[in-house]
The RNA shown here (Guanidine-I riboswitch aptamer) has 103 nucleotides and comes from Methylophaga sp.
Rfam family: Guanidine-I riboswitch aptamer. Gene Ontology term of the family: regulation of gene expression.
Its mean pLDDT, the model's own confidence on a scale to 100, is 81.
């Protein structure tokens, strides 16, 4: 100086919009209801964090053990960040992205 590793899955939350359910408004109808609009409708449900939460697994280290099999303990650090684009019905702290930059 360069390379590699610093992990995976799931749960919940910050946050997010509006396909579905519900709700509200308007019109039609005797009524049940139908059609349209509204997320500047609390909701059900849904999406959801590299830098948020929790758990399980994995990896590494030490000791016991040394048999074919395991057991116990520890570690898994740090992390400021546009604009723009992409997906989904649509959007977002999702993805591009530990990006461009900054220190």
């Nucleotide at each position: 100086a360069a390379a590699a590793u610093a992990g995976g899955u799931u749960u919940c939350u910050a946050g997010g919009g509006u396909u579905c359910c519900g709700g509200u408004u308007a019109a039609a109808g005797u009524a049940a209801u139908u059609u349209a609009a509204c997320g500047u409708c609390u909701g059900g449900a849904c999406c959801g964090a590299g830098a948020g939460u929790a758990a399980c697994c994995g990896a590494c280290c030490u000791u016991c053990a040394c048999a074919u099999a395991g057991a116990a303990g520890g570690u898994u650090a740090c992390a400021c960040g546009g604009a723009g684009g992409g997906a989904u019905a649509a959007a977002a702290g999702c993805c591009c992205g530990g990006g461009a930059g900054a220190u």